[in-house]
RNA sequence: GCCGCCGUAGCUCAGAGGUAGAGCAUCUCCAUGGUAAGGAGAGGGUCACCGGUUCAAUUCCGGUCGGCGGCU
Numbered sequence: 001g002c003c004g005c006c007g008u009a010g011c012u013c014a015g016a017g018g019u020a021g022a023g024c025a026u027c028u029c030c031a032u033g034g035u036a037a038g039g040a041g042a043g044g045g046u047c048a049c050c051g052g053u054u055c056a057a058u059u060c061c062g063g064u065c066g067g068c069g070g071c072u
Stems, first nucleotide, its partner, number of pairs: 001071007010024004018055001026042005048064005
């Protein structure tokens, strides 16, 4: 230099056009003499960034940045 994959909640990851979820973690409550385990609930996201397409973009297209891998 070229090619490919990935970037979504504190962490690990789903979701692939119709307005974002799970597990773990955090907080509250229940329960216990108390703690853990258990049960119920809550909060937490500019979906890496900039443009384009579309009535509508986390999703499709282009570019930038970052990570990983391959080729030379």
Transfer RNA from a Candidatus Peribacteraceae bacterium, 72 nucleotides, folded computationally. It was read from a public genome assembly. Its Rfam family is "tRNA". Rfam describes the family as follows. Transfer RNA (tRNA) molecules are approximately 80 nucleotides in length. Rfam classes the family as a transfer RNA. Taxonomically the source falls in Candidatus Peribacteraceae (Bacteria, Candidatus Peregrinibacteriota, Candidatus Peribacteria, Candidatus Peribacterales).